[in-house]
RNA sequence: UCCAGCUGAUCCCGCUGGAGAGUACUGCUAUAGGAAUUCGACUAAGCCAUGCAAGUCUAGAAGGUAUAUGGAUACCUUCGGCGAACGGCUCAGUAACACGUGGACAACCUACCCUGAGGAGAGGUUAAGCUCGGGAAACUGAGAGUAAUACCUCAUAGUAAAUUGAAGCUGGGAUGCUCUUUUUAUUAAAGUCAGCAAGCCUUUUCUUGCUGGCGCCUUAGGAUGGGUCUGCGCCGGAUUAGGUUGUUGGCGGGGUAAUGGCCCACCAAGCCUGAGAUCCGUACGGGCCCUGCAAGGGGGAGCCCGGAGAAGGGGACUGAGAAAAGGCCCCUAGCCCUACGGGGUGCAGCAGGCGCGAAAAUUCUACAAUGCGCGAAAGCGCGAUAGGGGGAUUCCUAGUGCUAGUUUUACUAGCUUUUGUCAAGUGUAAAUAACUUGGCGAAUAAGUGGAGGGAAAGACACGUGCCAGCCGCCGCGGUAAUACGUGCUCCACAAGUGGUACUCGUGGAUAUUGGGCCUAAAACAUCCGUAGCCUGUUUAGUGUGUUCUUUGUGAAAUUAACAAGCUUAACUUGUUGAAUUGCAGAGAAUACUACUUGACUAGAGGCCGGGAGACGUAAGUGGUAUUUUAUGGGUAGCGGUGAAAUGUGAUAAUCCAUAGAGGACCACCAGUAGCGAAGGCGACUUACGAGAACGGACCUGACGGUGAGGGAUGAAAGCUGGGGGAGCGACCCGGAUUAGAUACCCGGUUAGUCCCAGCCGUAAACGUUGCAGACUAGGUGUCCCGUUAAUCUUGGAUUUACGGGGUGCCGUAGGGAAGCCGUUAAGUCUGCUGCCUGAGGAGUAUAGUCGCAAGGCUGAAACUUAAAGGAAUUGGCGGGGAAGCACCACAAGGGGUGGAUGCUGCGGUUUAAUCGGAUACAACGCCAAAGAAACUUACCAGGGGCGACAGCAGGAUGAUGGUCACUCUGAUGGGGUUACCUGACACGCUGAGAGGUGCUGUAUGGCCAUCGUCAGCUCGUGCCGUGAGGUGUCCUAUUAACUUAGGCAACGGGCGAGACCCAUGCUUUUUUUUGCUAGUCUUUCUUCGGAAGGGCGCACUAUGAAAGGACAGCUGGAGCAAUCUAGAGGAAGGGGUGGGCGACGAUAGGUCUGUAUGACCCGAAUCUUCUGGGCAACACGCGGCAUACAUUGGCCGAGACAAUGGGUAUCGAACUCGAGAGAGGGAGGUAAUCCGUGAAACUCGGUCUAGGUUCGGAUUGAGGAUUGUAACUCAUUCUCAUGAAGCUGGAAUCCCUAGUAAUCGCGUGUCACUAUCACGCGGUGAAUGUGUCCCUGCUUCUUACACACACCGCCCAUCAAGCCACCCGAAUGAGGCUAGAAUGAGGGCUACUUCAAUGGUAGUUCGAUUUCUUGUUUCGUGAGGAGGGC
Repeated sequence: UCCAGCUGAUCCCGCUGGAGAGUACUGCUAUAGGAAUUCGACUAAGCCAUGCAAGUCUAGAAGGUAUAUGGAUACCUUCGGCGAACGGCUCAGUAACACGUGGACAACCUACCCUGAGGAGAGGUUAAGCUCGGGAAACUGAGAGUAAUACCUCAUAGUAAAUUGAAGCUGGGAUGCUCUUUUUAUUAAAGUCAGCAAGCCUUUUCUUGCUGGCGCCUUAGGAUGGGUCUGCGCCGGAUUAGGUUGUUGGCGGGGUAAUGGCCCACCAAGCCUGAGAUCCGUACGGGCCCUGCAAGGGGGAGCCCGGAGAAGGGGACUGAGAAAAGGCCCCUAGCCCUACGGGGUGCAGCAGGCGCGAAAAUUCUACAAUGCGCGAAAGCGCGAUAGGGGGAUUCCUAGUGCUAGUUUUACUAGCUUUUGUCAAGUGUAAAUAACUUGGCGAAUAAGUGGAGGGAAAGACACGUGCCAGCCGCCGCGGUAAUACGUGCUCCACAAGUGGUACUCGUGGAUAUUGGGCCUAAAACAUCCGUAGCCUGUUUAGUGUGUUCUUUGUGAAAUUAACAAGCUUAACUUGUUGAAUUGCAGAGAAUACUACUUGACUAGAGGCCGGGAGACGUAAGUGGUAUUUUAUGGGUAGCGGUGAAAUGUGAUAAUCCAUAGAGGACCACCAGUAGCGAAGGCGACUUACGAGAACGGACCUGACGGUGAGGGAUGAAAGCUGGGGGAGCGACCCGGAUUAGAUACCCGGUUAGUCCCAGCCGUAAACGUUGCAGACUAGGUGUCCCGUUAAUCUUGGAUUUACGGGGUGCCGUAGGGAAGCCGUUAAGUCUGCUGCCUGAGGAGUAUAGUCGCAAGGCUGAAACUUAAAGGAAUUGGCGGGGAAGCACCACAAGGGGUGGAUGCUGCGGUUUAAUCGGAUACAACGCCAAAGAAACUUACCAGGGGCGACAGCAGGAUGAUGGUCACUCUGAUGGGGUUACCUGACACGCUGAGAGGUGCUGUAUGGCCAUCGUCAGCUCGUGCCGUGAGGUGUCCUAUUAACUUAGGCAACGGGCGAGACCCAUGCUUUUUUUUGCUAGUCUUUCUUCGGAAGGGCGCACUAUGAAAGGACAGCUGGAGCAAUCUAGAGGAAGGGGUGGGCGACGAUAGGUCUGUAUGACCCGAAUCUUCUGGGCAACACGCGGCAUACAUUGGCCGAGACAAUGGGUAUCGAACUCGAGAGAGGGAGGUAAUCCGUGAAACUCGGUCUAGGUUCGGAUUGAGGAUUGUAACUCAUUCUCAUGAAGCUGGAAUCCCUAGUAAUCGCGUGUCACUAUCACGCGGUGAAUGUGUCCCUGCUUCUUACACACACCGCCCAUCAAGCCACCCGAAUGAGGCUAGAAUGAGGGCUACUUCAAUGGUAGUUCGAUUUCUUGUUUCGUGAGGAGGGC
């Protein structure tokens, strides 16, 4: 003091997680020492074998045994005294005077101890032992008999109670103390030791006296320890609201050390409770401990203080003290012994065992120290305690080396010895440890967790491939993982370090300090009002709160500072503080609060006045319309809809008129008008009732504000009873629509809507804004009241200015996350109330309560989850809006496709293979500008070849290669064999290469397509906004255009558009040959017209170059302007026409098979080569073309007119042959020269004549030609013959606005051959429109949005499968509490009983235990059912 996580991004709200500290357990690891208030508290206050944990005193007394015999000593048993009520353990119960703190006892006790005063006379009885019994044992009975500091009896002092009296003392107050009178009751004592002396007597012994010690009795006081009472403090639940009958109080008794309903009899009916009684749950309380800056929150095991308990429960005895458990009695449950008759037992003492569990030590030593009990003392005893052992449980300390060099994660050399180890001494009750001295030797000593972010540390390698796994949270892993596993390296801490659970902090996230509630969770639907809380000005008093001073107390330990002691530290000790935030007493102060008292008028209320109003209730009156009835008129439809139908009508509808009936309603006026607390209120009149505003020189005098509970009101719908029922109209019935249509639309129609009486009590009951008060700029409407001024129809109107009140809009400061609010606050303050605390589960379950019901109010949890949410931003999107645009849109037209046959591409299928890629527009005559016969070629079948470099094996005992021959084979140059020659290498193995049309276009570059025939995209500075962002880029015009102009917190700039480049159209100049051809000269031929060739050569055309020209320039009109529009001139007119050029970006679009390239893979095969096959298959589907279906035509004959390309491995002429394809031929051409080259549609003439034809040409047969090594699979072409489908094409769909569509041919590319392809070229040459946004889309602005993977989005419910927790549930089992009944162990009290009794009997009372029943509550099981979450 923060950080990560909701979003495309932002700001909030809000929670989740992380980082810190502590406690327990646990994983891995571990050298040593010290300290600790450390170690079966958490679960089982579960159960315990064995040993020990309380004795001591002979100087209180008796007896016995042994030693000894001199005095005596030791031990044992019993009586007796003191102690065993302490110490030690545990935390079950307890929500309580249990505890804490401060008081009280004038309502009490206190052994041992201290101080003062006084005292101790006399007599009797039993245990042990001894002798007899019973019993398995435990234990127990009888007889004789003995002692005491034991017990009993008598006596004295005394004490207690009552009573009399008067005064004294303490004190706030006598009920206390002291004194006194009388009576009653009760009634003490104990000795012993030492010394001295005396006596009996022979000494020990015994007796007596004195002194001293230790005891004993009575009494007063103290100290110590306790008992009781009391103020305050002391957990959660209201889904526990009423509880209580000894209950509350009184008089009188009983009981106790003592007060008291503690208990009893009687009397009264009280007592507690919203400031939480009672009930339920949980829990020993405090000092303190953990955490936190603090306030707080959590804990309270260990140490100290207090309490409680001793297997569960009850009870008394003894005693100074116990309702005692290492004492007793009883019941219950458990365990043990038993001879079955009866007995024994209680580790929550120390060790130890079992069990429980995640969880916790030795059946150790000693009384040496400290302390306790006993004792005169020595001393004895003590699992208290002091020590040792075990446990990294916590804290503290030290070490695991240091220096130098080198190839620096390591090694080598040197140094040191804390520690370790060995030996001796000191140390201790005895040891350990520790200390002292000496020897040895770097020797004996490092791990755990992590390295994507948060959060320090790897863009390291390999493996894995949404697998295995990781992850507190976010998230990683689908073949290049900094996130998994291993290794290396690094980071943090270190004898430790991680994990799990819990607590605090982080969290201002329950907010007292210190939050909120318009939209994020949260203002009750509204008002009235009880308690409570708060409260105007002023006088006096008190001194309640408050403030100050002071006294006492708030144990020690803890804690702080400073010292001191252990080598330091932890630890311990001392001194001084602090703290315990408190309580109590005393003394001051009096501003504020409170209380008492007196006054005031600014709040509030009352009264008076004239106005305003859909304010309420009741009654009456009226109006139009609908429906219906009657009558009349009138005739065929009406009605209804997007269109229809159902419906209605010849029994006369609809329509018109008149009259009547009935119910509901109240047009216009009508308004960001009015009134009301809200719901709500709308014809008119009257009556009654209520409220607000304004004005007033009046009255009261704080009477006020809010408001838990409570009460009242409360739309619509709904419910109950009774009326009413015209219209409308849930349900329902028809008709439509639709895939369906339980809807929307239409025709009917029931409850209801209306009235009266009652219930319900909820709404988006909303201004989503609680009520009241004060303060803080304004502007502008409107309604009501008052004042003022003016005008006039003189009666009130209209208007002006000002004041008050209501209701709107805009807006300053300020506030807010923003939207927005802004004197009608969401601003600044005050008072009071209600409500919120992540999302879901859920306003559900259950319980209670209200309701006739429907349902309302109150209102959870388990479980699930990392978000849910608010406001605003940028995009995208809309069967939202506005503006503009496009023949990949429509409209108006023209021509097609979709039907047939063929060609071609794709899918599918087939196949050894039919290699791959591309798949809406934006794949499919595309990659592939070749249509693949081999090659191509990537595929299939079969055969062969190939490893740079390094290492190993082999090799002069001959590697390798060559020649002849044989064999394998489709064939071989290959393999194998043999002979000869040659003479050094070497693929047999391991790595590593070459190569790869192998994989990944989702690792990439580059290129391309599409959005885009679009007009957009962005920057600098400034400004606005917390910010994402906005502005500029918007608005108004205009344009093909973000084109331009005007306006504007913007001003400028860039990319794109435009400009630019190319072609084309007009003119001029220039250039000339191979183009062209007037004239002229000449040659040849001639049908005498002329034709062909050559030379010179104007003009023209052409080729190339350079200029000009068009700019809305001119005129008219519109407009501020930009610009638009009409016209003139002109070859061309509004971008002249057609192209090239493709912004920022997006589509993980396409391409690794053009090339390049990362990673991966193959590597003697996925490399390379050869032969053959395949890419050409064929039930089928789709796309694109070609040719047609004929007369605007076919066929035959004749005739005319182009342009762009190309040509030497090439174009190939003339001429000859052939029916033709073609063959021979070879001139000329490296090209404005030669060649391809005869263009076709067209024109003229002839013929055909409506038919599957003289249309159409598929298919097939026969014979030829060409290319090529090769023509079967599988080329092209010629001739003859054959002569299929097809007679204009469903739904649907494509292209096109002028030299365009349509139609006709020509060239080129590829190329050995092959064009129905692509790219170009020219010929002929229309129709329609000059618009629109309807369809399909695009652009801009605006708007809604729960979308952002962006509508091919998001998302709801049911159903199917699985898992989880919960709810209901017939019934059933167990426990707690409660009430009643029965039982009645045992105790207390009273009476009686043979002197007494520890006995017995009777009564009474308390009462454990057990059983049954009632009520209530908790938990378990549960067929089946319901919803919820994942």
The RNA shown here (small-subunit ribosomal RNA) has 1430 nucleotides and comes from an uncultured archaeon. Its mean pLDDT, the model's own confidence on a scale to 100, is 80. RNAcentral holds the sequence, with entries from SILVA. It matches the Rfam family "Archaeal small subunit ribosomal RNA". For this family Rfam cites "Crystal structure of the ribosome at 5.5 A resolution" (Yusupov et al., Science, 2001). Gene Ontology terms of the family: structural constituent of ribosome and ribosome.